[in-house]
RNA sequence: GCCUUAAUAGCUUAGUGGGAAAGCGUUAGACUGAAAAUCUAAAGAGCAUUUGUUCGAUUCAAAUUUAGGGCA
Numbered sequence: 001g002c003c004u005u006a007a008u009a010g011c012u013u014a015g016u017g018g019g020a021a022a023g024c025g026u027u028a029g030a031c032u033g034a035a036a037a038u039c040u041a042a043a044g045a046g047c048a049u050u051u052g053u054u055c056g057a058u059u060c061a062a063a064u065u066u067a068g069g070g071c072a
Stems, first nucleotide, its partner, number of pairs: 001071007010024004018055001026042005048064005
């Protein structure tokens, strides 16, 4: 330099055009002498950035950034 994969909650991931979800974690409550475990509830991300396509974009296209892999 070229090709390719990925970027979504504090962490790990799902979701691939119309409602953003799960587990762990956090907070509160129940239980307990207390704690752990368990149960219940709540908060927390508009989806790496920009532009475009579309009635409508986390999702499609292009560029850029970052990280991983491959070729030279």
The RNA shown here (transfer RNA) has 72 nucleotides and comes from a Rickettsiales bacterium. Rfam family: tRNA. Gene Ontology term of the family: triplet codon-amino acid adaptor activity. The organism belongs to Rickettsiales, within Bacteria.